[in-house]
RNA sequence: GGAUGGGUAGCUUAGCUUGGUAGAGCACUACGCUGAUAACGUAGAGGUCGAGAGUUCAAAUCUCUCCCCAUCCA
Numbered sequence: 001g002g003a004u005g006g007g008u009a010g011c012u013u014a015g016c017u018u019g020g021u022a023g024a025g026c027a028c029u030a031c032g033c034u035g036a037u038a039a040c041g042u043a044g045a046g047g048u049c050g051a052g053a054g055u056u057c058a059a060a061u062c063u064c065u066c067c068c069c070a071u072c073c074a
Base pairs, nucleotide, nucleotide: 001073002072003071004070005069006068007067010026011025012024013023020057028044029043030042031041032040050066051065052064053063054062
């Protein structure tokens, strides 16, 4: 330098193909339960979807550019 895959909550990730309310598990907070803790149950908080631009009534999703990570080729 080229190719492929990936970047979404504190962590691991689904959703992208086929545009239409941003989800799950763990962790966290509160309450219940207990003599107490854990476990369990209920509820809650937590995301400008890597950055910017474009298309569109509407973009995590489509297009373009850039940044970062992994693997491969040279």
Predicted 3D model of a 74-nucleotide RNA (transfer RNA) from an archaeon. The RNAcentral record of the sequence draws on ENA. Its Rfam family is "tRNA". The family's RNA type in Rfam is transfer RNA. Gene Ontology term of the family: triplet codon-amino acid adaptor activity. The prediction has a mean pLDDT of 83.